Predicted 3D model of RNase P RNA and transfer RNA as a complex of 458 nucleotides. Rfam match: Bacterial RNase P class A. Rfam links the family to the GO terms dimeric ribonuclease P complex, tRNA processing and ribonuclease P activity. It is annotated as a ribozyme.
RNA sequence: UGACCAGAACGGAUGGUCGCCGGCGCGAAAGCGCGGGAGGUAAAGUCCGAGCUCCGCAGGGCGUGGUGCUGGUUAACGGCCAGUCGAGGUGACUCGAAGGAAAGUGCCACAGAGAGCAGACCGCCGUGUUUCGACGCGGUAAGGGUGAAAGGGUGCGGUAAGAGCGCACCGGGGGCAUGGUGACAUGCCUUGCAUGGUAAACCCCACUUGGAGCAAGACCGUAUCGGGGUACUUCGCAUCGACGAAGUCCGGGUGCCCGUCCGGCAGCCCCGGGUCAGGUCGCUAAAGGGGCGUGGCAACACGUCGCCGUAGAUGAAUGACCAUCCCCUAUGUUCGGGUGACCGGCAUGGGUGACAGAACUCGGCUUAUGGGCUGGUCAGAGA
RNA sequence: UGGGGCGUAGCCAAGUGGUAAGGCAGCGGGCUUUGGACCCGCCAUCCGCAGGUUCGAAUCCUGCCGCCCCAGCCA
Numbered sequence: 001u002g003a004c005c006a007g008a009a010c011g012g013a014u015g016g017u018c019g020c021c022g023g024c025g026c027g028a029a030a031g032c033g034c035g036g037g038a039g040g041u042a043a044a045g046u047c048c049g050a051g052c053u054c055c056g057c058a059g060g061g062c063g064u065g066g067u068g069c070u071g072g073u074u075a076a077c078g079g080c081c082a083g084u085c086g087a088g089g090u091g092a093c094u095c096g097a098a099g100g101a102a103a104g105u106g107c108c109a110c111a112g113a114g115a116g117c118a119g120a121c122c123g124c125c126g127u128g129u130u131u132c133g134a135c136g137c138g139g140u141a142a143g144g145g146u147g148a149a150a151g152g153g154u155g156c157g158g159u160a161a162g163a164g165c166g167c168a169c170c171g172g173g174g175g176c177a178u179g180g181u182g183a184c185a186u187g188c189c190u191u192g193c194a195u196g197g198u199a200a201a202c203c204c205c206a207c208u209u210g211g212a213g214c215a216a217g218a219c220c221g222u223a224u225c226g227g228g229g230u231a232c233u234u235c236g237c238a239u240c241g242a243c244g245a246a247g248u249c250c251g252g253g254u255g256c257c258c259g260u261c262c263g264g265c266a267g268c269c270c271c272g273g274g275u276c277a278g279g280u281c282g283c284u285a286a287a288g289g290g291g292c293g294u295g296g297c298a299a300c301a302c303g304u305c306g307c308c309g310u311a312g313a314u315g316a317a318u319g320a321c322c323a324u325c326c327c328c329u330a331u332g333u334u335c336g337g338g339u340g341a342c343c344g345g346c347a348u349g350g351g352u353g354a355c356a357g358a359a360c361u362c363g364g365c366u367u368a369u370g371g372g373c374u375g376g377u378c379a380g381a382g383a
Numbered sequence: 384u385g386g387g388g389c390g391u392a393g394c395c396a397a398g399u400g401g402u403a404a405g406g407c408a409g410c411g412g413g414c415u416u417u418g419g420a421c422c423c424g425c426c427a428u429c430c431g432c433a434g435g436u437u438c439g440a441a442u443c444c445u446g447c448c449g450c451c452c453c454a455g456c457c458a
Base pairs, nucleotide, nucleotide: 001379002378003377004376005375006374007373010370012325013324014323015322016321017320018319020037021036023034024033025032026031039355044366045365047364048363049362050361051360052213053212054211055210056260057259059258060257061256062255065208066207067206068205069083070082071081072080073079084098085096086095087094088093099204100203104202105201106198107197108196121144122143123140124139125138126137127136128135129134152170153169154168155167156166157165171193172191173190174189175188176187177186178185179184217281218280219279220278225272226271227270228269229268230267231248232247233246234245235244236243249264250263251262252261288308289307290305291304292303293302294301295300326353327351328350329349330348331347332346333345335344336343337342384454385453386452387451388450389449390448393407394406395405401438409425410424411423412422413421431447432446433445434444435443
């Protein structure tokens, strides 16, 4: 210098003028004054997980969905941290839906002789026939061919030719020992080893899972129409019914069933139309951030510090312009440094300066995005 | 704001692991004196985009992009 890898932070500043949306105070009102008003861990996608609220009880079973190496962390998670194994990269480092295919079922198109307890098309070997072209029978999975995949790989021996048929090494299965909480690693012994791939196919195993969402939901006000439903049986009675009890049935769950509870007549439930397109609460201080200390490799936890921390609107505000500075960029320069490429300064012009806009809140993930900084790797050049 | 669904040629669409039907439109040819109708042929190699699983993906999985639909109160 170039090409990369990882990490942490920032996300223009100040002032002026004119506005926009809430809050508080003053005022009869108009209005005036004070104070507040978007992000980065993206307010985003709404992909996960929770808080909170409602669905009578969230209790049992089935189903469905989700997750899937190990250990830890957390309110919880499919997140995060540390590790194991595998894959990629020369490397810094990165990535991995990474349980089970000898529990069962399905599928493996085309090609090919054969595609799943396999298979002789060519070839090789043996043998028989022969019109000498070849044909039949048998052996053979070493070679060729097909395919994504052909029943371990390489070599030596062996054989009619071959073959784990025998042997050595590698790979695989099983066992033991050691280390580790564990995934697993290392070593030794043993076994010639038909039993492929696919579970982001059904499925099995382990863990987990009720549903809906702040337009949840609660309260207050104005206006207020139509249709439908509200069952049955038995028994009891100083009271004969709109009573009581028992049972059936129906309803109350946002997958189904069971259990349990409540209700089945004068107030409830369901369906449809239409109005104010009302108000208040929920609503913003929260599993909050930061510094320091302790424990831990870390994620994180605990302690401590008056260190910080006021958007809360509801068709929805948070803006525009100007000046100076910052940044980026182009040109120029009788300026400074350097052998030089170039760097710095100054002047003038340009860019107005990436992605983006809260809507109950929080923890993550994913996606969008600008320039610079820190540490590291590889290559080249110079000393 | 929340919830649900869809994306295949210019248009309408089938296909849901094995190499993308069909119709309309378009283009070329035939028939006809000419036009229409009719007949024959052609037209997707980016199945919204990217990545993954698989021998193989429009189809299965993940992440994005675009479009459409639904809703509260009734005191």